[in-house]
A computed fold for a 77-nucleotide RNA from a Chloroflexota bacterium, annotated as transfer RNA. The prediction has a mean pLDDT of 81. The organism belongs to Chloroflexota, within Bacteria. Its Rfam family is "tRNA". Rfam classes the family as a transfer RNA. It was read from a public genome assembly.
């Protein structure tokens, strides 16, 4: 180089036909329990939704182009 998926919390993922406030597990912090620890319950902080630009009343979701990772395919004088 060409095609194709992927890109959302620290990590591993959901996110419906475009609809008003973005979520679980997991870890992280404090609490309560306990002589103490583990284990457990409550609670809490944490997100330019990979980047810009555009369509729309409205975009994590739709289109374009750029990045980045994966996979196949070409190319390799």
């Nucleotide at each position: 180089g060409c095609u194709g998926a992927u890109g959302u919390a620290g990590c591993u993922c959901a996110g419906u036909c475009g609809g008003u406030u973005a979520g679980a597990g997991c870890a992280c912090g404090a609490a309560a329990c306990u002589c103490a620890u583990a284990a457990u319950u409550u609670c809490g902080g944490g997100g330019u939704c990979g980047g810009u630009g555009g369509u729309u009343c409205a975009a994590g979701u739709c289109c374009a182009c750029c990045c980045a990772u994966c996979a196949g395919c070409a190319c390799c004088a």